[in-house]
A computed fold for a 1532-nucleotide RNA from a Candidatus Zixiibacteriota bacterium, annotated as small-subunit ribosomal RNA. It matches the Rfam family "Bacterial small subunit ribosomal RNA". The coordinates come from a structure-prediction model, not an experiment, and the mean pLDDT is 84. The sequence is in RNAcentral, with records from SILVA.

RNA sequence: AGAGUUUGAUCCUGGCUCAGAACGAACGUUGGCGGCGCGCUUAAUACAUGCAAGUCUUACGAGAACGCACGACUUCGGUUGUGUUAUUAAAGUGGCGAACGGGUGAGUAACACGUGGACAACUUACCCUUUAGUUUGGGAUAAGCCCGGGAAACUGGGUCUAAUACCGAAUGUUGUCAUCGGGGGGCAUCCUCUGAUGAUUAAAGGCGGGGUAACCUGCCGCUAAAGGAUGGGUCCGCGCUCCAUUAGCUUGUUGGUAGGGUAACGGCCUACCAAGGCGACGAUGGAUAGCCGGCCUGAGAGGGUGAUCGGCCACACUGGGACUGAGAUACGGCCCAGACUCCUACGGGAGGCAGCAGUAAGGAAUAUUGCGCAAUGGACGAAAGUCUGACGCAGCGACGCCGCGUGGAUGAUGAAGCAUCUAGGUGUGUAAAAUCCUUUCAGUGGAGAAGAACCGCGAGGGCAGUAACUGGUCUUCGCCUGACGGUACCCACAGAAGAAGUCCCGGCUAACUCCGUGCCAGCAGCCGCGGUAAUACGGGGGGGACAAACGUUGUUCGGAUUUACUGGGCGUAAAGGGCGUGUAGGCGGACCUAUAAGUCGGGUGUGAAAUCUCAGGGCUCAACCCUGAGUCUGCACCCGAAACUAUUGGUCUUGAGUAUGUGAGAGGAAAGCGGAAUUCCAGGUGUAGCGGUGGAAUGCGUAGAUAUCUGGAAGAACACCAGUAGCGAAGGCGGCUUUCUGGCACAAUACUGACGCUAAGGCGCGAAGGCUAGGGUAGCAAACAGGAUUAGAUACCCUGGUAGUCCUAGCAGUAAACGAUGGAUACUAGGUGUUGGGGGUGUCGAUUCCCUCAGGGCCGAAGCUAACGCAUUAAGUAUCCCGCCUGGGGAGUACGGUCGCAAGGCUGAAACUCAAAGGAAUUGACGGGGGCCCGCACAAGCGGUGGAUUAUGUGGUUUAAUUCGAAGCAACGCGAAGAACCUUACCUGGACUUGACAUAUACGGGAAACUUUCAGAGAUGAUUGCCCCUCUUCGGAGGUCCGUAUACAGGUGCUGCACGGCUGUCGUCAGCUCGUGCCGUGAGGUGUUGGGUUAAGUCCCGCAACGAGCGCAACCCCUGCCUGUAUUUGCCAUCAGGUAAUGCUGGGAACUAUACAGGGACCGCCGGUGACAAGCUGGAGGAAGGUGGGGACGACGUCAAGUCAUCAUGGCCCUUACGUCCAGGGCUACACACGUAAUACAAUGGUCGGUACAGAGUGUCGCAAUACCGUGAGGUGGAGCCAAUCACUAAAACCGGCCUCAGUUCAGAUUGGAGUCUGCAACUCGACUCCAUGAAGGAGGAAUCGCUAGUAAUCGCGGAUCAGCAUGCCGCGGUGAAUACGUUCCCGGGCCUUGUACACACCGCCCGUCAAGCCACGGAAGUUGGAUGCGCCCGAAGCCGUUAGCCUAACCGCAAGGAAGGCGGCGUCUAAGGUGAAGCCGAUGACUGGGGCUAAGUCGUAACAAGGUAGCCGUAGCGGAAGCUGCGGCUG
Repeated sequence: AGAGUUUGAUCCUGGCUCAGAACGAACGUUGGCGGCGCGCUUAAUACAUGCAAGUCUUACGAGAACGCACGACUUCGGUUGUGUUAUUAAAGUGGCGAACGGGUGAGUAACACGUGGACAACUUACCCUUUAGUUUGGGAUAAGCCCGGGAAACUGGGUCUAAUACCGAAUGUUGUCAUCGGGGGGCAUCCUCUGAUGAUUAAAGGCGGGGUAACCUGCCGCUAAAGGAUGGGUCCGCGCUCCAUUAGCUUGUUGGUAGGGUAACGGCCUACCAAGGCGACGAUGGAUAGCCGGCCUGAGAGGGUGAUCGGCCACACUGGGACUGAGAUACGGCCCAGACUCCUACGGGAGGCAGCAGUAAGGAAUAUUGCGCAAUGGACGAAAGUCUGACGCAGCGACGCCGCGUGGAUGAUGAAGCAUCUAGGUGUGUAAAAUCCUUUCAGUGGAGAAGAACCGCGAGGGCAGUAACUGGUCUUCGCCUGACGGUACCCACAGAAGAAGUCCCGGCUAACUCCGUGCCAGCAGCCGCGGUAAUACGGGGGGGACAAACGUUGUUCGGAUUUACUGGGCGUAAAGGGCGUGUAGGCGGACCUAUAAGUCGGGUGUGAAAUCUCAGGGCUCAACCCUGAGUCUGCACCCGAAACUAUUGGUCUUGAGUAUGUGAGAGGAAAGCGGAAUUCCAGGUGUAGCGGUGGAAUGCGUAGAUAUCUGGAAGAACACCAGUAGCGAAGGCGGCUUUCUGGCACAAUACUGACGCUAAGGCGCGAAGGCUAGGGUAGCAAACAGGAUUAGAUACCCUGGUAGUCCUAGCAGUAAACGAUGGAUACUAGGUGUUGGGGGUGUCGAUUCCCUCAGGGCCGAAGCUAACGCAUUAAGUAUCCCGCCUGGGGAGUACGGUCGCAAGGCUGAAACUCAAAGGAAUUGACGGGGGCCCGCACAAGCGGUGGAUUAUGUGGUUUAAUUCGAAGCAACGCGAAGAACCUUACCUGGACUUGACAUAUACGGGAAACUUUCAGAGAUGAUUGCCCCUCUUCGGAGGUCCGUAUACAGGUGCUGCACGGCUGUCGUCAGCUCGUGCCGUGAGGUGUUGGGUUAAGUCCCGCAACGAGCGCAACCCCUGCCUGUAUUUGCCAUCAGGUAAUGCUGGGAACUAUACAGGGACCGCCGGUGACAAGCUGGAGGAAGGUGGGGACGACGUCAAGUCAUCAUGGCCCUUACGUCCAGGGCUACACACGUAAUACAAUGGUCGGUACAGAGUGUCGCAAUACCGUGAGGUGGAGCCAAUCACUAAAACCGGCCUCAGUUCAGAUUGGAGUCUGCAACUCGACUCCAUGAAGGAGGAAUCGCUAGUAAUCGCGGAUCAGCAUGCCGCGGUGAAUACGUUCCCGGGCCUUGUACACACCGCCCGUCAAGCCACGGAAGUUGGAUGCGCCCGAAGCCGUUAGCCUAACCGCAAGGAAGGCGGCGUCUAAGGUGAAGCCGAUGACUGGGGCUAAGUCGUAACAAGGUAGCCGUAGCGGAAGCUGCGGCUG
């Protein structure tokens, strides 16, 4: 510090996710030791048991017992007395403490907390200092004893007694109060010092020492007062969570006066008076929460958090209340009410672990009913000491941090095992073993601390004081005190001995292989893995990371600049309010002056300690601990500065405004007027149609329409002018005239003097549609009706048509209300045209040119931008103010509020769900987009297919099997260039198991083949005959075959989606790319686009491109012309010979042909055209003319195209079978459907007879002539030919006869009979022949195919395969046409361009209803719970007030009585409780509403292309649904 994830790829926006650190954690696996820490986050739930607050006899009275000693008595059991126990125990009075310490975080949004101040408005026991005292009396009471009540808790009465308990009196430094004075100060009330007079307020003793006593003295106490210290109380400034879907709150409320109350100010309380107080700078209400130092994270700013430690607050079963006290409204006190638990004799009582342990419950989860007061601290005490679950320690827990160990060195045969493998090897791996060492920790044994200082006691010394001592205080020495704990630490002993796991290994992210599994099982933080070769699942091996731990889960911060103060944005990604006006607020021109709030500098105080940082030190190190320094960024006060902001005073004119003049304008409102058109009405003319559409129909019309003329009526809208012209803030504004009225621009002067900008709320305006009331209604037109279209058509089209559209008065308040761009100001190159105004030059003038201000456009520089683009009208550079955004969906929805008559508007969530949604641009693909151009693509023609019969292939069906593959074009007379057996892969049955076939080894044998016979369907089995070869050193070696055994063979078994090779297709289409350069952030572009041209990316020209490659073309073959050469088997013009005839013969080399080598054609020549080009066009010549015709040749790529059954091959599978052999069957089935062919339907024909003319091939397991036989297939026979020699070998055509339009003399299927040929064998299942039979078929619906010239059509011939079997296939020649205007349309293709929501690329994407499942949410008759306020009722305890019924020791009084007090009564207040109405929050609820997510459901096709009616926005109506239609708006 970043990374992954939206796309085919790119840039951007934007969310999600990861890597880091942390934790009071939990869970899983594992677990050696120690140190230091930490340990109920949940139920402030309930608690058994024990302990956690007592102490003091030097305040007081009273005072046992056990035991012991002595004595008495004794029934020897014991009883009893005295002393001791005893300065005792337990209890009581009294004092101090119990308000500390310890726990918890429920409540609390508050002066609770933090920080800084204030108290001139307060208090403080114990402690310290100072001053002065401590005099004198009195009456009770507890305990005790006696008598009672009660189960108990407890309690009543009588009687006795003490005090440092209680009370009276005295004194009064001083305090307080009152009066009269004086001085000083301050901050308003006031504060302070001081004088005089008067009033008033105290006390307690205890323990020592000395002394005869009086008295003196010490210590601890007590009283009054002042001061200090410490603690507390109160007040104030500032800070302190979320919700505005909480906007108004408040009656003791705000203030005053008087009084009360308090330690103290105060509405704290009461009475009266006034009517205030708080709030958008967020009152009130609701939700949540103890606050802080700190802790975690972060570069910081921040964010999160508030365990342990420390400070403060609050609470103590829940609620209320006071008492005592210095202090409490009191955790281990009291009273009352409530809930709960326990005891009970049922009458009553008792209790409060959020103290330490512990229990139950809850929970993912959190410890011992331990030891000790030795240390530290606390209470009491004069002290010893007692108490102390505070605390110190130990126990449990890897919960955290830190440290240590599980060994070290050497060690290659690179052992074994395991894994892998190309079978060689490689890895684990110096790892192990082995050898030599060491011994931490654990174990055993031994030794053994520090923490201890005190206090006290004993002895000594100093100091103050005293008459003196004791005593006090300080100090020295000695003695005494350890829970932890026989712990830490140290020593010795033995032996590598007792001690390693967890997660991960697709990318992010370090680490790879084998097997298993087969979208299963499973993994997963995100992207995503898994459908037979998974580095992603599970296991093995190996590797990586960390390590006594490692992972997972949860949470927080970080990364996230993803709430942006530091540090973001708003044209199109989310985001500018529809527009204005203006309030608060924020911001604000120039100069001078003053102040000092902000600001800056210095200083002071504070910012507790701990924490943190640095330095040093202590535990062997570290964690941990100690010491010091720094930090604590803050707050307050004091002093200073005066630039800037602010404030004060003054001045100015440039911002703003006013006045004057001029000007343009659909700016607004009202009234009036006008013509054209439409419709209607009346009348005239006139006759059969009109109207409407893609085409029609509904509709109108013979009752006279449409058309046309005249007249009239009505309403609405204002053609041309008209313009990226004008005006207005926006919405918006358009005939003409008048009236009223707003704003703007320009020019020149004068005036005011910052009067300004923006603008939350507020107020106003605000298209269309809609609503209310009343008018109006010509045209248009939601709804509606009808007609069409259609599969349907609730639409598009047509005919009608109502609201509405218009006016008046109101409401409504929204739009793609858009420049998708808030307002203001300033600055920053220009060019050009335009609207309005002004000026200048020039001119006689119109006019033109120049300058300038204000508007409204286009282009463009810098700059900006993700890009597109913006660019003085900014989206540039800056400042000020407002509004708004923070992933997509859910949703602008729900609930609430508010506005509205309603429709609805404004405000505006969450649960849940996804990993994207999105912007711009790029390359493709696509479009029922555009342009250009090709092709038998259409058109123009010719002939077919689709109908018939047959053949053949396929599907389907059937079957034991009908083997397998091929599947739109590009499967289907395809693999099959030929299934009777074989082939053959299929089925049935019979056999074999190293095998039908290959290689190797070992052992045995000498054959194997051939042959005989038998069995068998055959394979096969049995059997007969015959019986090895070569070399040799004679030992043997080699070869071949058989048998046995082992390795292995074999598989047409699977996967063409693991592959090679080969092939098809787009397509013989003209394209596909690269290097360098240039452009772009980039994908990418350019080149390759453009203008021409071509069959062609063919060529030319131009050009930020210049070149190049694969394709095109050419080079190759055949064919067309010519030449040369050659001359047999081919040829025969000339010469000769011969025949019935024939190149038959001699000969010839001319011609043809054959087959080799050349020539020829190149737009080369001419005219025209074109850009002077490329080229095109016409012509000449030529056998051939613009590629002459044909073939071979197939770019980058596409289709996971085809083929594992040609072959090859990875993996998987079978191995007495999925291999091999054999016989028979099947591949030939047959209701049917499709493809491809053959033959026909006839007269351009059929039939009979006659007569001609090819080419290319093939032939010895062959072709076969002449001849003979047969009606024929064919047979017999065999000349010739291994082929330019012989053979196979033509048909249509032509000539002539017959047939005469019929199911025929057409057609030939089918069937019967008889044959021929091939072959072991024609039954299933061959071909052909003859005789007989003579089916369908009379030109083929929708639809569809081929072909542009030697082509189509038509005619025959040959070949491969092959024993035989073509209507198929591949070739060959014969005869031989028609048509092409043209490119609108269909199909396919190429280039450019455009749109796109497609990229699996239109066979794409995608919307809504309905149906099914799951999930969360809203509504809902209600049901239920909670919290809060209000009204009323009741009203405990208690304080306060009041009363005088009862009672009463202290004081007064001789007494009666009084004063005073208590109890009781009454009253105010009031907790809990009851009740009523209203609101709020939650849970639940039959039913209901939409939403989200789900597999391949149903209906349609709305959107994306002109998406097939352009889409979208607002509104209204309608419709199964997407949606449609009307009106207005936008261009996205």